[in-house]
RNA sequence: GAAAUUGUUCUGUCGCUCUUCGCCUCGGCGGAGGGAGGAAAGUCCGGACAACAUAGAGUGCCAAACCUUGAGAAAUCGAGGGUGUCGUUUGAGGAAUCAGCGGCAUCAGAAAGUGCCACAGAGAACAAUACGCCUAAGUUGAGCAAUCGACCGGUAAGUGUGAAAACGUGAGGUAAGAGCUCACGCGCUGCUCUAAGCAAUUAGAGCUUUGGGUAAACCUUUUGGGUUGUAAGACCAUGUAAACCUAGGUUUGAGGGCUGCUCGCUCGACUAGGAGGGUAGGUCGCAUAGAUAAAUGACAGGAGAUUUGGUGCAGCAAUGUGCCGAGGGACAGAAUCCGGCUUAUAGAUUUCAAGA
Numbered sequence: 001g002a003a004a005u006u007g008u009u010c011u012g013u014c015g016c017u018c019u020u021c022g023c024c025u026c027g028g029c030g031g032a033g034g035g036a037g038g039a040a041a042g043u044c045c046g047g048a049c050a051a052c053a054u055a056g057a058g059u060g061c062c063a064a065a066c067c068u069u070g071a072g073a074a075a076u077c078g079a080g081g082g083u084g085u086c087g088u089u090u091g092a093g094g095a096a097u098c099a100g101c102g103g104c105a106u107c108a109g110a111a112a113g114u115g116c117c118a119c120a121g122a123g124a125a126c127a128a129u130a131c132g133c134c135u136a137a138g139u140u141g142a143g144c145a146a147u148c149g150a151c152c153g154g155u156a157a158g159u160g161u162g163a164a165a166a167c168g169u170g171a172g173g174u175a176a177g178a179g180c181u182c183a184c185g186c187g188c189u190g191c192u193c194u195a196a197g198c199a200a201u202u203a204g205a206g207c208u209u210u211g212g213g214u215a216a217a218c219c220u221u222u223u224g225g226g227u228u229g230u231a232a233g234a235c236c237a238u239g240u241a242a243a244c245c246u247a248g249g250u251u252u253g254a255g256g257g258c259u260g261c262u263c264g265c266u267c268g269a270c271u272a273g274g275a276g277g278g279u280a281g282g283u284c285g286c287a288u289a290g291a292u293a294a295a296u297g298a299c300a301g302g303a304g305a306u307u308u309g310g311u312g313c314a315g316c317a318a319u320g321u322g323c324c325g326a327g328g329g330a331c332a333g334a335a336u337c338c339g340g341c342u343u344a345u346a347g348a349u350u351u352c353a354a355g356a
Stems, first nucleotide, its partner, number of pairs: 001352006008303007016035008037331001041342002044340005049229004056263004061225005066081006082107001083105006090099003108220002113218002115214003130159002132155003138151005167185006186211002190207007233284004244274005255267004307326008
């Protein structure tokens, strides 16, 4: 420094609240028992549960993405392997490198398309010309001429910048050159076959396409996902004005639902607004805490962690230990419930790493 677990306690008096039993003329009184966390926070992920008649198709939106496999309801987490890459105080080797060991990877696709690659540099993907180098035909100047210079044209080798300057070797060709053409080779794309492997993949052969990177850039491909959310929702009682005005509508379908949108399916006789009147009370959802403006507290006396003053002993020291005092615990507060993630956290115990 990181991770995991834990995260004060006892007694008394008074007070609050829930359950239950008994008493009491309504209020209330008495007995017994219970009463806040590891994160209750954030509201980030998943689910139980609830409603939407049925829960269709497309699109949007969200999530996942090497192979095999384990736990789990899911979210998510783990193990082994493959590929790539980085490291190595291990081994082989002259070295490059190979093997072993360890770390990392939001691991489908860059030949569907569009973007981006800072700075430096002339130029960063249909490339480009700064220096240097070459220079035919053509234009032009000088010269008796050979020829020299300039423009135009080119860029393979060389220089510089950079993480990276656009496949290699050889031959032909050319004024000089270049995959410009040819031969061979290397890498890559796709397909077929052989061997090993459950597979990802590895090695090899043949044919073929073709030569930067980047998708936690947009995007494309494949697979999966109904929507909304406990103030969800269900039920009961009481009561007025079942009235008035305006507009629209009544199968020529207003307005609604599934659903963010479109199609589709479906409900449908009332709908939207104005002015005015009445009411706003309960039960459930709801829990071995269960409130509904929200209880779980206050006081007193003890114990007591970290810490600290004095003093004795041990010790080279760091430090440990005994006694007498002081001291007295961070972050923080349930609201349907469960599983995770993230954030805050005095101290204690344990484990790991580095330093002294």